[in-house]
RNA sequence: AUGUUAUCAAGAAAGGCCGAGGGAUUAGACCCUAUGACGCCUUAGCAACCCUUUCUCCGGAAUGAAGGUGCUACAUUCUACAACAAUUCUGAUUUUUUUUUAGAAUUGACGAUAGAUAACGA
Numbered sequence: 001a002u003g004u005u006a007u008c009a010a011g012a013a014a015g016g017c018c019g020a021g022g023g024a025u026u027a028g029a030c031c032c033u034a035u036g037a038c039g040c041c042u043u044a045g046c047a048a049c050c051c052u053u054u055c056u057c058c059g060g061a062a063u064g065a066a067g068g069u070g071c072u073a074c075a076u077u078c079u080a081c082a083a084c085a086a087u088u089c090u091g092a093u094u095u096u097u098u099u100u101u102a103g104a105a106u107u108g109a110c111g112a113u114a115g116a117u118a119a120c121g122a
Stems, first nucleotide, its partner, number of pairs: 003120006013043005021032003026080004044072003049068002051064001053062003076114001081111001084108009
């Protein structure tokens, strides 16, 4: 590296250095950026995965932030793939209405894929 499990619409920025692209990848959209982004360093903060302390019916609950990570624009910025639901349109069926059915579009805190982070294992 690969793997397993969990989480990913909450939260939390200043200073210094650098100097042109950046928001993971492909495409589209949207956005940040010479009023200096992105990145790096320092300090501060957020959160509570590991962790501290206490209790325990041993499943967990409460507590805290010293330490190991992580994070501090935008939902993992949004969409893409599949299913379902609703609405609309078009076609088929039907003598007509109805019914049934096929396709397309739009919308929708579902899911998958991919990714990020942590813990574990090797």
The RNA shown here (SAM riboswitch aptamer (S box leader)) has 122 nucleotides and comes from Aequorivita capsosiphonis DSM 23843. Rfam family: SAM riboswitch aptamer (S box leader). Gene Ontology term of the family: regulation of gene expression. The source organism's lineage runs through Bacteria, Pseudomonadati, Flavobacteriales, Aequorivita and Aequorivita capsosiphonis. Model confidence (mean pLDDT): 79 of 100. The sequence was found by an Rfam model in a public genome assembly.